[in-house]
RNA sequence: CCAGCCGGCCGGGCGGCCGCGCGCACGUCAACCGAAAGGUUGUGCGCGAGGAAAGUCCGGGCUCCACGGAUGAACGGCGCCGGAUAAUGUCCGGCGGGGGCGACCCCAGGGAAAGUGCCACAGAAAACAGACCGCCUGCCUCCGGGCAGGCAAGGGUGAAACGGUGGGGCAAGAGCCCACCGCGCAAGCGGCAACGCAAGCGGCACGGCAAACCCCGCCGGGAGCAAGACCGAAUAGGGACGUCGCGGCGGGAAACCGCCAGGGCUUGUCCGCCCCAGGCGUCCGGGUAGGUUGCACGAGGUGCGCAGCAAUGCGCAUCCCAGAUGAAUGGCCGCCACGUUUGGGCGCAAGCCCAGGCCAUACAAAACCCGGCUUACAGGCCGGCUGGCGUU
RNA sequence: GGGCGUGUAGCUCAGCGGGAGAGCACUUCGUUCACACCGAAGGGGUCCACAGUUCGAUCCUGUGCACGCCCACCA
Repeated sequence: CCAGCCGGCCGGGCGGCCGCGCGCACGUCAACCGAAAGGUUGUGCGCGAGGAAAGUCCGGGCUCCACGGAUGAACGGCGCCGGAUAAUGUCCGGCGGGGGCGACCCCAGGGAAAGUGCCACAGAAAACAGACCGCCUGCCUCCGGGCAGGCAAGGGUGAAACGGUGGGGCAAGAGCCCACCGCGCAAGCGGCAACGCAAGCGGCACGGCAAACCCCGCCGGGAGCAAGACCGAAUAGGGACGUCGCGGCGGGAAACCGCCAGGGCUUGUCCGCCCCAGGCGUCCGGGUAGGUUGCACGAGGUGCGCAGCAAUGCGCAUCCCAGAUGAAUGGCCGCCACGUUUGGGCGCAAGCCCAGGCCAUACAAAACCCGGCUUACAGGCCGGCUGGCGUU
Repeated sequence: GGGCGUGUAGCUCAGCGGGAGAGCACUUCGUUCACACCGAAGGGGUCCACAGUUCGAUCCUGUGCACGCCCACCA
C1' cells in the first nucleotide's frame, strides 16, 4: 500500500431571529373573566425524542379477573454443558459439528437399538431383506436358449443401496480369512459437566427425517394502561317521600293478580288484537359525555475502585433527565464541517489550492415503564487483528 | 396504543410435504342473418418477499412487507 475480519462510538456543530409543550416563580405595574378564591393571556428561569423511539418477536415490573386441579391434566413454548440475570427463546465462557489459507464466522445442537408414520419419480430392490442385467456349476436343447441350484464382485437408478482399499481364497464369489482405515461396545484415566483420551473386545449389526406424530427433561393461570381507581353534567330511565287525583267485584296480611266496565287506535255498530290508567314537587343511587389519577426516582444515568477470563455483581461519589392526548421538540438566515458537481491553476500520478453551483442532509419520531432480539439507516471516527506485495 | 387474522390466475376461493387447480372472466373455432346461451379447444402464476429444515417447500420454522378486523362503560 492492497484485500479482509472483529469490537466500540457518533449520527451534523456554532451564532442570531420567530414559534411550540410541560414545570416552577412573579404578581396588577398590562389586558380579559369572576362576588371571591382563582383562571386565561403575559414576563422570567429550567427542561424538551432515538439508536433504533419501529416491528410487537420474546422476557419481566405493575393492575384487574379467575383459582377443586396449580406438586400443571389438556394445550403452548423451550432443548449440548456450566454460569450471569428480576426473568428470558437474551448474554458470557466452554464442548461437539461445519466453513475459511487465516484473523474469524455459522449451527432450533436432547432421543431414530419405546412405538407409529413418511421416503415421490427412477430403480430389480427404499428398510426385511431381496436379485433386473450379470458371474459360476449341473442337466436338457429345435443351438435361439430353457430349467434347477449357488453368488452378490461388476453394471445401471437414486438425495440415500446393508463398510472402503489391497491381498489371499473360491466353480464363481462374498469379512469367508488377513493387513490398514472406518464403525460399534467399553475397563480405566482427566474434567463440576457437556465431552475428551483410550487398554481390550466385536467381522460389521444399528439408512434418513422428530422446524412428522411422539418420548424424556424444564417453563407457563388468563387478560392487558382502551388494565385499573376516583369525581361526575344535560336528557332519558330507576327508587323513596309529600300532595292532588284515582270505577266495580273476587282472592290476598300486603305487594299484586284475575274478571267486568272506561278511554285511544275507526265515519258508525259488533267482535278480536294492541296501547293507556296518573300529574306535580323534593331528594337519592347506578351511570353516559367529560375530567382527575395510574404517569415518571427508575432492575435510572455518569465517573472511579474492587471481584471475575467474561457476561455481570458489589461499594463510593455525583446528577435529576420529555410527559403530549389529533397529540409539543419546529421554521428561516449566516458561517463551518461533510458530500456531489462545473471551471481554472499546480503535479508523472494519487491528490492539493482557488472561484462558483446543488442546498439534499440517512433511517425514522416517545404515548405505563424496563431488559433483550430482529429489521431500517446518507455518512464518519477510534481501537485490535489476519493474509499478500514492496522497501529497509 | 394494545390484541388478532389473511396473502395462491384479472376476480372469488380450494389445495397443506412429491403433478399448481376449480368457478366466473379472457382468446380462438363451431352454432346463428347477427348477438347472447350452448359446445370444443387454448392462453394466463416469482403460490407476497428473503433466509432456514428437508433429497424435495404453496404447505413446516423464523424475519420482513402489504391488507383487513376488534377494543371504553351500561344493558
Molecule: RNase P RNA; transfer RNA
Organism: Rhizobiaceae bacterium